Notes:
Small-subunit ribosomal RNA from an uncultured bacterium, 1539 nucleotides, folded computationally. Model confidence (mean pLDDT): 84 of 100. The sequence is in RNAcentral, with records from ENA and SILVA.
[in-house]
């Protein structure tokens, strides 16, 4: 920096990713070289070989070789050289390994040592005199399997022991110098005891004493670096002293005695973990992590203990003991220690050769040559890491083949290949062939004081015939891995179909997957690439740099106060911290910079720089802090006089009300609830009412976002006691202050203990209701409790969710307390102003994620304390402390999730609010729901009952016409380039038609039949290939179309403005409207889609026109006549009228009046055919419902292809116990029937409408005039009106059903048509709950026409006209909708979300009778080796003494074996501590697809919720008491703001 919480936003916050690194491992792959690096695990066990020896110039001597002498030839002697064993010396304490232990002066850093040592080395001075006695080897004997051991005898030394001398040492005296203390240095006397080694031909190498140096070490100290307080107290050699011991040396290091100390919250003691550092990795840095390789230090060497030797060890390749293990054994005893180099087994994800060489570097010994050296130098194995190189370079387009994709055109792989030209690094072959080598030694030579130095010669290489060079041939031998949804660079196809699988996070996969698998292509890196693990980073996500705590996690319930932290003004002094200068240290390597060497780089060499820190001395004294001193009066406090208050404690008193008791009056109910009820009370007199009495608790009004208190909290009145605060004047003290870890005290309600008290209320409980249930809400009762005293508990939403203190930073306006000034004023009282303290509201800057805070800060600063670090698990478990108990305080982990959250936004929703509409309700009229029938649907049935539509918004819907057809369904019979389209190839010349036959038909057979032509062919048929075809699937892949909200009034945009942003504003507000209609106002100004208007139609008038329409007036004709006339638009004509077709006018709140903001608009009126949108229609914004339709059509993908295509016959779509929907006809008298009679509009008509006439009771038939229609026809409209009849009944209502007979259409009316006539005459007497339509030419009622159509199941649908009502007070309620506002845990949006028990599965954890281990201590027992102490009758050469046992004996000094004792490892016994494993059973927890029960929470969530506590209940939960607002709504009060 990015991804991820949301519909979107900002913030908080976690998770995840991109980077770097590694002693790595795993998967796939693998050409070369250089430099590095390689058991992180079992400090598990080890076969075998090697890893420490050397010196003959310390010694005796065996043996071998060479030379000389002598020789009796057996040998002997001398000299030289080499070697085994031994004595002796030096080394073996280095080098090499490992990291177990260790939290420590172990390490780092800086010091101290006046408290010390130091072999070999350097330097200085001196010395090296003189004696003695042994002993290994060897030899003899003996024991033993071996390892090895014992005894006798001989011998040497640079082995051992005396004596002499001796600076020095020690004791002691004196003199002198000096230090921070103890003390140290120098000089000079006396005394005591103490040295030496030789070797060599010279020379050399040594030896001793003492001083100094160098090097290496010991000890001590300051400071620094892990986790845990769920380890808080630890300690008896402990802390100190004195004496003694011990050491190289200080010291309780050890011991005896004395004292009682010492350490610890600045973390003792305990537990866990760990070698420390230079450094390494990461990081901008600060930090964090690590401590492989290399270097320094430490520790360890099978485990534990111990000392010896030595300059140095408590000793890796030494010793002793104990233990475990392994091996040998003749069973008596012995041997061993790879955490050296290789190597083996084992463990493990995992880590190499039983190699070569001492050539170089280094080490030991030696005078040297030299020997030894698994240190080291090299080689081998491993892509384990870093670095370098290569796998070719240039050209080459028909853009080849192949692959993949494709819209079929092409694209891509791709200059990639082929092909042409060129090169040859590396590898391979051949050949030349190094550096590393210089020294030592030796020879020659020079110099010469120099065992030295210079020059030259000879000689020395494991690696190695290696590096490098040269030559040769030929592109020849050499590329993979991961990824391609976003983060993150790279996309298509196929397969698969919530399967298989992927996944770092978000998440992909349920038939179009760039996310799985494969392929093509692409991207990245490259001899590697990925994965896993770990660390740092990103993570400012532990925040010193550099975070927070009102609501996100986070202020302790409050106060007092200890330690600690911090601290006012001024002077002086010293300079402790801070700061500066000088010096030391900070090893090397590493990092960084420069130069340089390997062809480059890695790697190496040289030089430089950096380095916090620590330390020494001198100096400086500025700044700030500390200490000391002296002041100040501003912080803090005391005194004085005044004031306020429900502050606290005790005690007394009072009245009102409730309840109970007694008495009176009085009578039938009362009580109780949302409406009702019931339980309960009451006829033994309740309730009501009056009087009297008892008792307990609480104190109406005043009363106020008023007062007091630290908080919890405090409210009748009075007395007593007592704390605090503010204001005012000043006098005093003189920084006395702030905060406060631990600690102490106080601490609502509930609860607990003991004793009282008990009126009311009231958990639990009981009963009654409610309810599906009701362990609740409501009601009637009612126990603890509530009250008092004393003692516990110690928690609350103990909240301002805001710790305390101080200072600073605009104002305005209330209110409580005090003071001052002023006005009215006699006082009281009141008003105004200023001021201090307290308490509210509004508000600027500033802050904040926003909300908001804002002198009472959440602003700007300082000081101190507390607390937070994702959600869940969990404030839980375990442990500890407290409590009588309930429980409280402290407080995890496993596991699990990719979030959990805060504020604000837009919606949606609310059993939230306000305003407003609608046949929404109401007011009315008529229906439906009951009956019969029709139609549609469900269901059932069926071979099939084709399919779709399913709340409103499916159900007389797609169907505006299912007997066949339609037809998609079923059964059976057929066809296969097909019933239909296009193209190609080949072939035929016929096909159709007609006739006959078979068949249910499709179809087949036979006969007949001979097309057009521009001569190219066309048409047609057959065969074959491409293909056709599909009402098969997916409306959740789609287009188009449609429904619905809804003809509702809304939905948006541009610019501007506001907001971090989502977004807001505009569009809200005041009016008004049918309307976001218009007006006014306004940080908005405009605009678009909608509304309205423009369009069609109806209504009035004007005008034009006049056939088939019209006929007033004029003329004619015809018919008829009662001669008056009448009739016929028939004719001429006419245009008046009606009407048709065109065109125009008219209506705009234009006019008047009232209201209103001089507005919009509204009310009333005039005129008008029509008045406020005149009626009706067409017209449907942004969008919603994955709404409907793949079966109208179109269409992607999938599927079928002798069938899911197509043809045919028959059947089905019409089946019927039922249920529903929509209709028709009715139930009758406002009616039925019969007769007569009047008036429409709009339509339709040529395979058509069909007149007059005739026939039939009728459906209809015969017949055919007229008409392609303002002409003719359908065509008689019906209700109505007139007259008659019926008289309330299952009827003269009603017509279902059934029987019979017909008509018509049609190929055909059986399944399954309509109609007519005759007969039959069912249910039904107005319809339960419920429900629908309609506001005027509407409802109701009456008929007519049309589409579809051969006919018709039409009672449907679409239109047309006739007759023609009632009602609307109003908006409380139901439904739907619009606007504003509010709450929200909803956003798939309340058909939402969500809680707990129970059941099932999985996982981790706690408890648990117990059981099995581990660790460290303690008490006691035993007590090895060994040091020390005592003894030491046994043993002993040196020195001393004595002795005629004199190559000896005795004694002494001294030493030793042995033995006793202290200490002491392992072991044993015991009781505890801490800790781990397992554990029947048990407890809760987490997770899991759709399980069960309820509905607790989110809206007023339907009883507001929540906190603490107590009781109760299957469960969420309920109730009581106290508290909180993080509660909606309405009203009231108060306060504030604006005008």
């Nucleotide at each position: 920096g990015a991804g991820u919480u949301u519909g979107a936003u900002c913030c908080u916050g976690g998770c995840u990713c991109a980077g770097g690194a590694c002693g790595a491992a795993c998967g796939c792959u693998g050409g070369c070289g250089g430099c590095g690096u390689g058991c992180u695990u079992a400090a598990c066990a080890c076969a075998u070989g090697c890893a420490a020896g050397u010196c003959g110039a310390a010694c005796g001597g065996a043996u071998c070789c060479c030379g000389g002498g002598c020789u009796u030839c057996g040998g002997u002697u001398c000299g030289g050289g080499g070697u085994g064993a031994g004595u002796g010396g030096c080394g073996a304490a280095c080098g090499g390994g490992u990291g177990a232990g260790u939290a420590a002066c172990a390490c780092g850093u800086g010091g101290g040592u006046a408290a010390c040592c130091u072999g070999c080395c350097c330097u200085u001075g001196g010395c090296u005199c003189u004696g003695g006695g042994a002993u290994a080897a060897c030899u003899c004997c003996g024991g033993g399997a071996a390892a090895c051991c014992g005894g006798g005898g001989c011998u040497a030394a640079u082995a051992c022991c005396g004596g002499a001398u001796a600076u020095g040492a020690c004791c002691u005296g004196c003199c002198u110098c000096u230090g921070c203390a103890u003390g140290g240095g120098g000089g000079u006397g006396g005394g005591u005891g103490g040295a030496a080694a030789g070797u060599u031909u010279u020379u050399u190498c040594g030896g001793c004493c003492a001083g100094g140096g160098a090097u290496g070490g010991g000890c001590c100290c300051g400071c620094g670096g892990c986790c845990u307080a769920u380890c808080a107290g630890c300690u008896u050699g402990u802390u100190g002293g004195u004496g003694g011991g011990g050491u190289g040396a200080u010291g309780g290091c050890c011991u005896a005695c004395c004292a009682a100390g010492g350490c610890g919250u600045u973390g003792a003691c305990g537990g866990g973990u760990a070698g420390c550092c230079g450094g390494c990795c990461u990081g901008a840095g600060a930090g964090g992590g690590c401590g492989a390789c290399c270097g320094g230090c430490c520790a360890c060497a099978c485990u534990g203990g111990g000392a010896c030797u030595g300059a140095g060890a408590c000793a890796c390749g030494g010793c002793c003991c104990a233990g475990a293990c392994u091996c040998c054994u003749g069973c008596g005893g012995g041997a061993g220690g790879c955490a050296g180099c290789a190597g083996u087994g084992g463990g493990g994800a995992a880590u190499a050769u039983u190699g070569c060489g001492c050539a170089a570097u280094g080490g030991g010994c030696g005078g040297a040559a030299g020997c030894c050296u698994g240190a080291c130098g090299c080689a081998c194995c491993g892509a384990c890491g870093c670095c370098g190189c290569g796998u070719g370079g240039g050209g080459g387009a028909u853009g080849a083949c192949g692959g993949c994709c494709u819209u079929c055109g092409g694209g891509u792989u791709g200059u990639a290949a082929a092909c042409c030209c060129c090169u040859u690094u590396c590898a391979c072959c051949a050949u030349c062939g190094a550096c590393c080598a210089a020294g030592u030694c030796u020879c020659g030579u020079g110099u010469u004081u120099c065992u030295g130095c210079g020059c030259g010669g000879a000689g020395u290489g494991a690696g190695u015939g290696u590096a490098u060079g040269u030559g040769g041939g030929g592109a020849a031998g050499a590329a993979u891995c991961a990824c391609c949804g976003g983060c993150u660079a790279a996309c298509u196809a196929c397969g698969u179909g919530c399967c298989a699988g992927c996944a770092g996070c978000c998440g992909c996969g349920g038939u179009a997957a760039u996310a799985c698998g494969u392929a093509g292509g692409g991207u990245g890196c490259u001899a590697g690439c990925g994965u896993u693990g770990u660390c740092c980073g990103g993570a400012u996500u532990u925040a010193u740099u550099g975070g927070g705590c009102g609501u996100a996690a986070a202020g302790g319930g409050c106060u007092c106060g200890u330690a600690g932290g911090c601290g006012g003004c001024g002077u002086g002094u010293g300079u402790c911290g801070u700061c500066c200068c000088c010096a030391g240290u900070g090893a090397a390597a590493g990092c960084c910079c420069g130069c340089u060497g390997c062809u480059u780089a890695a790697c190496g060499g040289c030089g430089g720089a950096u380095u916090g820190g620590c330390u020494u001395c001198c100096g400086g004294g500025a700044u700030c802090g500390g200490c000391c001193u002296c002041u100040c009066g501003g912080g803090a406090g005391u005194g004085c006089g005044c004031c306020c208050g429900g502050c606290g404690a005790u005690u007394c008193u009072g009245g009102a009300g409730u309840u109970c008791c007694u008495g009176g009056u009085g009578u039938a109910u009362g009580g109780g609830u949302g409406c009702g009820a019931a339980u309960g009370c009451c006829c033994c007199c309740a309730u009501a009412u009056c009087a009297g009495g008892a008792g307990g608790a609480a104190c109406a009004c005043g009363g106020g976002u008023g007062g007091c208190g630290a908080g919890g909290g405090c409210g009748a009145c009075g007395c007593u006691c007592u704390g605090c605060g503010u204001g005012g004047a000043u006098a005093c003290u003189g920084a006395c202050g702030c905060u406060g870890a631990g600690g102490a005290g106080c601490g609502a309600a509930a609860g607990c203990g003991c004793g009282g008290g008990g009126a009311g209320c009231g958990a639990a409980c009981a009963g009654g209701a409610u309810u599906a249930g009701a362990u609740a809400c409501c009601c009637u009762g009612g126990u603890a409790g509530u009250c008092c005293a004393c003692g516990c508990c110690g928690u609350a939403a103990a909240c301002g969710u805001u710790g305390g203190g101080c200072g600073c930073u605009a104002g305005g306006u209330g209110u409580g307390g005090g003071g001052c000034c002023u006005g009215u004023u006699u006082c009281c009282a009141c008003g105004g102003g200023c001021u201090c303290c307290g308490u509210g509201c509004c508000g600027c800057a500033g802050c904040u994620a926003a909300c908001g805070c804002a002198u009472u800060a959440a602003g700007c600063g300082c000081c101190c304390c507390g607390c937070c670090u994702g959600g869940g698990g969990a404030g839980u478990a375990c442990g500890g402390c407290c409590g009588c108990a309930a429980g409280g305080c402290u407080a995890a982990a496993a596991c699990u999730c990719a979030a959990a959250g805060g504020a604000a936004u837009u919606g949606a929703c609310g059993g939230g609010g306000g305003c407003c509409c609608g046949c929404a309700c109401a007011a009315g009229c008529g229906g439906c729901g009951g009956a019969g029938c029709a139609u549609g649907c469900g269901g059932c049935u069926u071979a099939a009952u084709u399919c779709g539509a399913u709340g409103c918004g499916a159900c007389g819907c797609g169907a505006a016409g299912a007997a066949c057809c339609u037809u998609a369904c079923c059964a059976g019979g057929g066809c296969u380039u097909g019933a239909c389209a296009u193209g190609c190839a080949c072939g035929g010349u016929g096909c159709a038609g007609c006739g006959c036959g078979a068949g249910a038909g499709a179809u087949c057979g036979c006969g007949u039949g001979u097309c057009c032509u521009u001569u190219g062919g066309g048409g047609u048929c057959g065969u074959g290939c491409a293909c056709a075809g599909g009402u098969g699937g997916u409306g959740c892949a789609u287009g188009g179309u449609u429904g619905u909200c809804g003809u509702c009034a809304g939905c948006u945009c541009g610019u501007g403005u506001c907001g971090u942003g989502a977004g807001a504003u505009g569009u809200u507000g005041g009016g008004u409207u049918a309307a976001g209609u218009c007006c006014c106002g306004c940080a908005a100004c405009g605009a678009g889609c909608g509304c309205a208007a423009c369009c069609c139609u109806c209504g009035u008038c004007c005008u034009g026109u006049a056939u088939u329409g019209c006929c007033a007036g004029c003329a004619g004709c015809g018919g008829u006549u009662u001669c008056g006339g009448c009739c016929g638009g028939c004719u001429g004509g006419g245009g008046a009228c009606u009407u048709g077709c065109g065109g125009g006018a008219g209506a705009c709140u234009g006019c008047c009046g009232g209201g209103g903001u001089c507005a919009a608009c509204u009310c009333g009126g005039a005129g008008g055919a029509a008045g406020g949108u005149g009626g009706g229609g067409a017209c449907g914004a942004c969008g919603u419902c994955a709404a409907a339709u793949c079966a109208u059509c179109a269409u992607g993908c999938c599927c079928c292809u002798u069938a899911u295509g197509u043809c045919c016959u028959g059947g089905g779509c019409u089946g019927c116990a039922c249920g529903c929907a929509u209709g028709c006809u009715a139930c009758a008298a406002u009616g039925g029937c019969c007769g007569g009679u009047a008036c429409a509009g709009a339509g339709g008509g040529c395979u058509g409408c069909g007149a007059u006439g005739c026939c039939g009771u009728g459906a209809g038939g015969c017949g055919g005039a007229g008409c392609g229609a303002a002409u003719c026809c359908c065509g008689g409209a019906a209700a109505g009106c007139c007259g008659g009849u019926c008289u309330c009944a299952g009827u003269u209502c009603g017509g279902a059903u059934c029987g019979g007979g017909g008509u018509c259409u049609g190929c055909a009316a059986c399944u399954c048509g309509a109609c007519c006539c005759c007969g039959u005459g069912a249910a039904g007497u107005c319809g339960g709950a419920g429900u629908c339509g309609c506001u005027a030419g509407u409802a109701a009622u009456c008929g007519c026409a049309g589409a579809u159509c051969a006919g018709c199941a039409a009672c449907g649908c679409u239109g047309c006209g006739g007759u023609g009502a009632a009602u609307a007070c109003g908006u409380u309620c139901c439904c739907g909708g619009g606007c504003c506002u509010u709450g929200u845990a909803c956003a798939c949006a309340c058909c939402g979300c969500c809680c707990g028990u129970c059941a099932c599965g999985u996982c981790a954890c706690g408890a648990a009778a117990g059981u099995c281990g581990g660790u460290a201590a303690c008490a006691c027992c035993c007590g090895a080796a060994g040091c020390c102490c005592g003894c030491g009758g046994c043993c002993c050469a040196a020195c001393c003494c004595c002795u005629u046992u004199u190559u000896a004996g005795g004694g002494g000094a001294g030493g030793g074996a042995g033995u006793g004792g202290u200490c002491g490892a392992a072991g044993g016994u015991g009781g505890g501590a801490c800790u781990g494993g397992c554990g029947a059973u048990u407890g809760g927890g987490a997770c899991g697809a759709a399980g069960u029960c309820g509905u607790a929470a989110c809206a007023a969530g339907g009883u507001a919720g929540c906190c603490g506590u107590a009781c109760c209940g299957g469960a969420a939960g309920g109730u009581g008491c106290g508290g909180c607002u993080g509660g909606a709504u309405c009203a009231c009060c108060u306060c504030c703001u604006u005008u």